Predicted 3D model of a 352-nucleotide RNA (Bacterial RNase P class A). Rfam family: Bacterial RNase P class A. It is annotated as a ribozyme. Rfam links the family to the GO terms dimeric ribonuclease P complex, ribonuclease P activity and tRNA processing. It was read from a public genome assembly, where an Rfam model found it. Of the family's consensus pairs, 94% are formed in the model.
[in-house]
RNA sequence: GCGGCAGGGUAUGCGGUCGCGGCAUAUCCCGCAAAAAGGAUGUGACGAGGAAAGUCCGGGCUUCACAGGGCAGGAUGCCGGAUAACGUCCGGCUGGGGAAACCCACGGGAAAGCGCAACAGAGAACGACCGCCGGCGUCAUUGACGCCGGUAAGGGUGAAAAGGCAGUGUAAGAGACUACCGCCUGGCCAGUAAUGGGCAGGGCAUAUGCAAGCCCCAUCCGAAGCAAGGCAAAAAGGGAGCGAUACGGCGGCCCGCCGUGCUCCAGGUAAGCCGCUUGAUCCGUCCGGCAACGGGCGGGCUAGACAGAUGACCGCACACGACAGAACCCGGCUUAUCGCUCUGCCGCGUAU
Numbered sequence: 001g002c003g004g005c006a007g008g009g010u011a012u013g014c015g016g017u018c019g020c021g022g023c024a025u026a027u028c029c030c031g032c033a034a035a036a037a038g039g040a041u042g043u044g045a046c047g048a049g050g051a052a053a054g055u056c057c058g059g060g061c062u063u064c065a066c067a068g069g070g071c072a073g074g075a076u077g078c079c080g081g082a083u084a085a086c087g088u089c090c091g092g093c094u095g096g097g098g099a100a101a102c103c104c105a106c107g108g109g110a111a112a113g114c115g116c117a118a119c120a121g122a123g124a125a126c127g128a129c130c131g132c133c134g135g136c137g138u139c140a141u142u143g144a145c146g147c148c149g150g151u152a153a154g155g156g157u158g159a160a161a162a163g164g165c166a167g168u169g170u171a172a173g174a175g176a177c178u179a180c181c182g183c184c185u186g187g188c189c190a191g192u193a194a195u196g197g198g199c200a201g202g203g204c205a206u207a208u209g210c211a212a213g214c215c216c217c218a219u220c221c222g223a224a225g226c227a228a229g230g231c232a233a234a235a236a237g238g239g240a241g242c243g244a245u246a247c248g249g250c251g252g253c254c255c256g257c258c259g260u261g262c263u264c265c266a267g268g269u270a271a272g273c274c275g276c277u278u279g280a281u282c283c284g285u286c287c288g289g290c291a292a293c294g295g296g297c298g299g300g301c302u303a304g305a306c307a308g309a310u311g312a313c314c315g316c317a318c319a320c321g322a323c324a325g326a327a328c329c330c331g332g333c334u335u336a337u338c339g340c341u342c343u344g345c346c347g348c349g350u351a352u
Base pairs, nucleotide, nucleotide: 001348002347003346004345005344006343007342008341009340010339012317013316014315015314016313017312018311020047021046023044024043025042026041027040028039029038049323053334054333056332057331058330059329060328061225062224063223064222073221074220075219076218077217078092079091080090081089082088093107094105095104096103097102108216109215113214114213115210116209117208129155130154131151132150133149134148135147136146137145138144139143163181164180166178167177168176182204183202184201185200186199188197189196190195229274230273231272238265239264240263241262242261246260247259248258249257250256281300282299283298284297285296286295287294288293318321
């Protein structure tokens, strides 16, 4: 210098004017007065994101339900660790890809049972089509055809074919036998484990594949969500009491009933307040750990609305600006995204 691999950061910048939102503060209004609340005006510092998104997982919080156990249903699924928890993350194992850095994998169980395996093929799990071999018969020379039997080495079909491969053996063959590989069983060694290595035994069986078909095993899971939910409480209506027989109604009178007054009680609508943003928080640094992460110390406070704010315009700069906007809060995953930039590693070439 070129090519590649992995992981981060940033998200047009600066200035001005006018608005909008909550907060702080000052003055004024409201009010007999003071305070609070409310209203107006001024000032000040703040005011979307890396995904605020999809709402796919996990948790906090809240209300309801809940003795304990089981069934049903759902989720997860190599091993170890991290964590509040997870389907997330970190480290490892196994298998596969790459020359390497590195990357990919929903990766338990198919000797519990059921089911399925299109087409092709004899056969998809009680395999025998072609072939090979033997016997017999007929034609009739060695051969052809037919019948009976043996066989699974070779061919053929298929995504997949009954352990593989070499030899012995045989009429031809065959784990029938032998070596190696694979598989199964039992010890040993290394490792927390997944797993790896090696030893001995078994000729290999109920041993083809699919569990992302049912199923089995292990672990986990109550439901709904901030319009959750809580506080307090006008007006109207409800209940109880008191008072007066003063007024109104029940067409005139009496009794009675209903309403009007005052006090109290319960529920609770509107408006109000809380939940609401100080939190498994962020930044820096040190320590432990391979890492995810954890701990100590110091510092910071960075939207909180309820018709719901973050907009409009102007100037300057150049790399000409992507995807997109909070609504209870966190941890993840996934998806969208113009560009710029940093760090580490691998390979090749060149120079020293």